A computed fold for a 73-nucleotide RNA from Dyella sedimenti, annotated as transfer RNA. Its mean pLDDT, the model's own confidence on a scale to 100, is 80. Rfam family: tRNA.
[in-house]
RNA sequence: GCCGGUAUAGCUCAGUCGGUAGAGCAACUGAUUUGUAAUCAGUAGGUCCCCAGUUCGAAUCCGGGUGCCGGCA
Repeated sequence: GCCGGUAUAGCUCAGUCGGUAGAGCAACUGAUUUGUAAUCAGUAGGUCCCCAGUUCGAAUCCGGGUGCCGGCA
């Protein structure tokens, strides 16, 4: 330099055909316990990497850029 993959909650990751962004763990609150842990119930947490475009509507589609991983040279 060229090609491919990937970027979504604090962490690991779903999200098929464009139509109100989700799970597990972690955090917090409550119940239970003499207390802790475990268990159960609940709550909070998001500019979906950035810019621009298409669309009534974009995490999703088009274009460009950036970070990370891999391949070729």